[in-house]
Molecule: transfer RNA
Organism: Minisyncoccota bacterium
RNA sequence: GCUCUCGUAGCUCAGUGGUAGAGCAACGGUCUUAUGAGCCGUCGGUCGCGGGUCCGAUUCCCGUCGAGAGCA
Numbered sequence: 001g002c003u004c005u006c007g008u009a010g011c012u013c014a015g016u017g018g019u020a021g022a023g024c025a026a027c028g029g030u031c032u033u034a035u036g037a038g039c040c041g042u043c044g045g046u047c048g049c050g051g052g053u054c055c056g057a058u059u060c061c062c063g064u065c066g067a068g069a070g071c072a
């Protein structure tokens, strides 16, 4: 330098055009003598960033930034 993959909640990850989700974590409640586990609930997201297509974009396209892999 070229090619490919990835970027979504604090962490690990789903989600292939129609209201953004799960598990763990955190917080509150319940239970317990107490802690933990269990159970119930709550909080937490400009979907890396900018632009385009579309009635509508996390999803498709272009650019860009970051991480990883391959080739030279």
Stems, first nucleotide, its partner, number of pairs: 001071007010024004018055001026042005048064005